Context: one part of a larger RNA
RNA sequence: GGACGAACGCUGGCGGCGUGCCUAACACAUGCAAGUCGAACGGGGGUAGCAAUACCUCAGUGGCGAACGGGUGCGUAACACGUGAAGAAUUUGUCCAACGGCGGGGGAUAGCCGGCCCAACGGCCGGGUAAUACCGCGUACGCCCUUCGGGAGGCAUCUCCUGAUGGGGAAAGCCGCAAGGCGCCGAUGGAGAACUUCGCGGCCUAUCAGCUAGUUGGUGAGGUCAUGGCUCACCAAGGCGACGACGGGUAGCUGGUCCGAGAGGAUGACCAGCCACAUUGGGACUGAGACACGGCCCAGACUCCUACGGGAGGCAGCAGUGGGGAAUAUUGCGCAAUGGGCGAAAGCCUGACGCAGCGACGCCGCGUGUGGGAUGACGGCCUUCGGGUUGUAAACCACUGUCGCGAGGGACGAAGAUCUGACGGUACCUCGAAAGGAAGCACCGGCUAACUCUGUGCCAGCAGCCGCGGUAAUACAGAGGGUGCGAGCGUUGUCC
Numbered sequence: 001g002g003a004c005g006a007a008c009g010c011u012g013g014c015g016g017c018g019u020g021c022c023u024a025a026c027a028c029a030u031g032c033a034a035g036u037c038g039a040a041c042g043g044g045g046g047u048a049g050c051a052a053u054a055c056c057u058c059a060g061u062g063g064c065g066a067a068c069g070g071g072u073g074c075g076u077a078a079c080a081c082g083u084g085a086a087g088a089a090u091u092u093g094u095c096c097a098a099c100g101g102c103g104g105g106g107g108a109u110a111g112c113c114g115g116c117c118c119a120a121c122g123g124c125c126g127g128g129u130a131a132u133a134c135c136g137c138g139u140a141c142g143c144c145c146u147u148c149g150g151g152a153g154g155c156a157u158c159u160c161c162u163g164a165u166g167g168g169g170a171a172a173g174c175c176g177c178a179a180g181g182c183g184c185c186g187a188u189g190g191a192g193a194a195c196u197u198c199g200c201g202g203c204c205u206a207u208c209a210g211c212u213a214g215u216u217g218g219u220g221a222g223g224u225c226a227u228g229g230c231u232c233a234c235c236a237a238g239g240c241g242a243c244g245a246c247g248g249g250u251a252g253c254u255g256g257u258c259c260g261a262g263a264g265g266a267u268g269a270c271c272a273g274c275c276a277c278a279u280u281g282g283g284a285c286u287g288a289g290a291c292a293c294g295g296c297c298c299a300g301a302c303u304c305c306u307a308c309g310g311g312a313g314g315c316a317g318c319a320g321u322g323g324g325g326a327a328u329a330u331u332g333c334g335c336a337a338u339g340g341g342c343g344a345a346a347g348c349c350u351g352a353c354g355c356a357g358c359g360a361c362g363c364c365g366c367g368u369g370u371g372g373g374a375u376g377a378c379g380g381c382c383u384u385c386g387g388g389u390u391g392u393a394a395a396c397c398a399c400u401g402u403c404g405c406g407a408g409g410g411a412c413g414a415a416g417a418u419c420u421g422a423c424g425g426u427a428c429c430u431c432g433a434a435a436g437g438a439a440g441c442a443c444c445g446g447c448u449a450a451c452u453c454u455g456u457g458c459c460a461g462c463a464g465c466c467g468c469g470g471u472a473a474u475a476c477a478g479a480g481g482g483u484g485c486g487a488g489c490g491u492u493g494u495c496c
Stems, first nucleotide, its partner, number of pairs: 001496004006492005013366006019359002021324001026322003030319003035064003040061002043058006071277003081201007090194003095190003099186004103137001105135002112127006143168003147164007173182003203249003210240003215237008252274004256267004279300005302313004330356001332355003338352001339350004369399004379390004403437001405432005413423001440485005445466003451480005461468002
């Protein structure tokens, strides 16, 4: 000098765009943050109707979603991340492309009705009911398993194409007058996603030098979507290490960011990718996908309710509270846009998101007037008492109208013919009044731009370094003047 998620002191007019718990992954009151589908199903309630029925609505069964989106950085020195490869060792709901199929049955069960227990959470018994819920049967080239061939290829185990034998495995309906549409099942390829393996790369420490028993390898088996000591039985005795094993400390990694001419050093807030975590520890279930933040079970700590028998809870989601701290915001508006979930759609949900609020926290822009004006006024300060300086500065005259204020008009963002805007009567435009409402902070001994007076008297104090102060202090304090920057200016902290 530059930089900052900054803080502190003094000061503070406006706008745009950003940004805001770096500390206690401390504890949390309250509200909201994941639902949706009646065109899968039976039913309850309501409205209209004489009724058939139609419409609205809802607890339940069922489907899809809830594994995304949002938060945090505890843990992790690891194939966690980055990069480049491999999978002849793999999986994949929805979506896309193309192929084939959807026949015929059955038994339940919630809701409901009746009865009962219970403080609550909730639960029991009996009866009866539906389905795109569940279960057999039939069919199925392709698919899976087995046996036997033919061809092609490779990377050791093998892979691909093709033929035959035996065995196994499917399905669901709904809407519509209909046409048809939406669905369902099997199988192939793709897209996107996931998983596994490997090469290389990126912290400190040797005041850590030896480490290792599922340890290293093999055979066989189990397990997994899949390879593998992943697990197990048996066998062998291996494996790693000064090219730093093992141990300890610290730490999410990266794109990037800051500094620097570069080399490089530091760093990983916001935004984006990946990882890990969800009160602490463990576990599985469901599912295409989780070992699942707002799911389940167990254990621990904590908080709450209780009729003392037993129950309920998890803000590292958005706001907000207490606490910690030098320090970090509103219990706001809206689904109008973008995106997501469900739905045939209408639509519903969405603290994602879009906006608004607060903070000079940062960057950028603008303003606080412009021109004239000398008897160089008054006052202040200095003075050699002549004067000098503040200083065209003010007053005064003329003018202008940015921002702010008042009045009127008033959007784009809306795609998509109509309708639909939280922001917002905002931006912007026009008019009006009016210099009116808008300047401070640090410094002035040298480094370093800027000097005098008074007070003080090694005191009070200053100080980044050198150093000032003991009676004329340009170094302390005040004043006048000056210098620098300016809605900021200084100080502190950290990095280069």
Molecule: small-subunit ribosomal RNA, 5' domain
Organism: Gemmatimonadales bacterium